[in-house]
RNA sequence: GGGCGCUUAGCUCAGUCUGGUCUAGAGCGUUUGUUUGACAUACAAAAGGUCACAGGUUCAAAUCCUGUAGCGCCCA
Numbered sequence: 001g002g003g004c005g006c007u008u009a010g011c012u013c014a015g016u017c018u019g020g021u022c023u024a025g026a027g028c029g030u031u032u033g034u035u036u037g038a039c040a041u042a043c044a045a046a047a048g049g050u051c052a053c054a055g056g057u058u059c060a061a062a063u064c065c066u067g068u069a070g071c072g073c074c075c076a
Base pairs, nucleotide, nucleotide: 001075002074003073004072005071006070007069010028011027012026013025020059030046031045032044033043034042052068053067054066055065056064
């Protein structure tokens, strides 16, 4: 230098192929409550996301297109 892939909650990821269903979900973690003499477990609830960033297409974008950035793999 060329090619490919990934980026979504504190962490690990699903969802993207096939754009639309009220708000973007799960597990773990965190906080609160119930239970206990206390802790753990269990149960219930809550908080936490401009879906990497910018632009475009569209009535409508996490999802399609383009660019940028970061990370990884391959080729030279």
Molecule: transfer RNA
Organism: Candidatus Omnitrophota bacterium